[in-house]
């Protein structure tokens, strides 16, 4: 150095979970790398860490170790972000009220606010007018007799003259009825742009005088009270990204590694 035959070993690996720990079945990720049996309210083993039975390869590009890369998994982090649930009396939001007078605006030297004052609207009384009612007055009708006046005729008294009573008629009147434009008297009122005299208060309007620069609270803001809602804040859950820590397949690279026989 070559050939043959063996042996170690290999015949997937990893993550989380479980476990005193290791491995397996199961789940997940990579990847293609034998078969059979049992295995999660588990199965087997003990740091030399699957058990039982069989097959193939086998000293090497296939085994072992280091380094690099890195799929993927897990942990932590108020670093960031998405979504969902909850309830809320939170220095937050919305609505409403009160207050204030910082900003805007309105009014204001053709005079703010303030003060004095006349009058009106309000009210009382009186008067006047008007309305309504009643009465009186006026007109008309109106008494067979029991009203008045005059009393024809007639009656009565008387010798007569004359007188008396008195019906009808006529005139008037009482009770009563009807009318009544105006005028008279009385009564009444939520009567009246009425007159006079008061009252009342600044709440309204108007006029005059004094004075001389503010006043208002419409909007925004501030303060405060109440109510409502769940977008914000708060608490919980489930994810993503990034970072930290950890494990780590596949791949690449470097190095190492038997025995026997024969040429």
């Nucleotide at each position: 150095u070559c050939g043959u035959g063996c042996u170690a070993g290999a015949u997937g690996g990893g993550g989380a979970a479980c476990u005193a720990g290791c491995g397996g079945u199961g789940c997940c990720c990579u990847g293609u790398a034998c078969c059979c049996g049992a295995a999660a309210u588990c199965c087997g083993c003990u740091u030399u860490a699957g058990c039982g039975g069989g097959g193939u390869c086998g000293a090497a590009u296939u085994c072992u170790g280091g380094c690099u890369c890195g799929a993927g998994g897990u942990u932590c982090a108020c670093a960031u972000u998405u979504u969902u649930c909850g309830a809320u009396a939170c220095u937050g939001u919305u609505u409403u009220g009160a207050u204030c007078a910082a900003g805007c605006g309105g009014c204001g030297u053709a005079g703010a606010a303030g003060g004095c004052u006349u009058g009106g609207g309000c009210u009382u009384g009186u008067g006047c007018g008007g309305c309504a009612g009643a009465g009186g007055a006026c007109u008309a009708u109106g008494a067979a007799c029991c009203c008045c006046g005059u009393c024809a005729g007639g009656u009565c008294a008387g010798g007569a003259a004359u007188g008396a009573a008195g019906c009808a008629g006529c005139g008037g009147u009482a009770a009563a009825u009807a009318g009544c434009a105006c005028a008279c008297u009385c009564u009444g009122g939520g009567u009246g742009c009425c007159a006079c005299a008061g009252g009342g208060u600044u709440a309204c309007c108007u006029g005059g005088c004094c004075u001389g620069a503010g006043u208002u609270g419409g909007c925004u803001a501030g303060u405060u009270a109440a109510a409502a809602a769940a977008a914000g804040a708060c608490g919980g859950g489930a994810g993503g990204u990034u970072g930290u820590a950890u494990c780590g397949a596949c791949a690449g690279u470097c190095a190492g590694u038997g025995c026997a026989c024969g040429g």
This is a predicted structure of a 263-nucleotide RNA (Bacterial large signal recognition particle RNA) from a Dehalococcoidia bacterium. Rfam family: Bacterial large signal recognition particle RNA. From the family's description: The signal recognition particle (SRP) is a universally conserved ribonucleoprotein involved in the co-translational targeting of proteins to membranes. Rfam classes the family as a non-coding RNA gene. The literature on the family includes a 2003 paper in Nucleic Acids Res by Rosenblad et al., "SRPDB: Signal Recognition Particle Database". The organism belongs to Dehalococcoidia, within Bacteria. The sequence is in RNAcentral, with records from ENA. It is recorded under the gene name ffs. The prediction has a mean pLDDT of 76.